[in-house]
This is a predicted structure of a 116-nucleotide RNA (c-di-GMP-I riboswitch aptamer) from Acetatifactor muris. The model forms 95% of the base pairs in the Rfam consensus. The RNAcentral record of the sequence draws on Rfam.
């Protein structure tokens, strides 16, 4: 220098959780706080997985608008409700990444410390 390997003196990150901000959410930044980690350094524009579903699609109760076609009242002017289509659409419910995960796995860049 390289490639393997193994351990953690010093030092290094910090899972759950708690708190405060961002976020529609998954998650994220910071402060506390350790359950790991020897790459728990970076890369999500390297591949597969995993979570999330704003926006978009698909259904669409309630509502609201259209036409149609009955009843009932009626001063015959019009009112009240019914029912079929048919738009629109809010809760919803499936979907679906452009969104998130590098502490899920392989990869890829970089780096400390010993040994061989």
């Nucleotide at each position: 220098u390289a490639a393997u390997u193994u351990a953690a003196u010093u030092a290094g990150c910090a899972a759950a959780c708690c708190g405060u901000c961002g976020g529609a959410a998954a998650c994220g930044g910071c402060g506390g706080g350790a359950c790991g980690c020897a790459a728990a350094g970076c890369c999500a524009u390297g591949g597969g997985g995993a979570c999330u579903a704003a926006a978009g699609g698909u259904a669409g109760c309630a509502g609201g608008g259209a036409a149609g076609u009955g009843u009932u009242c009626g001063a015959c002017a019009g009112a009240a409700g019914g029912c079929u289509u048919u738009c629109u659409a809010u809760a919803u419910a499936c979907u679906u990444a452009u969104g998130u995960c590098a502490g899920c796995c392989c990869g890829g860049c970089u780096g400390c410390u010993a040994a061989u």
Overview:
Its mean pLDDT, the model's own confidence on a scale to 100, is 80. Lineage of the source: Bacteria > Bacillati > Clostridia > Lachnospirales > Acetatifactor.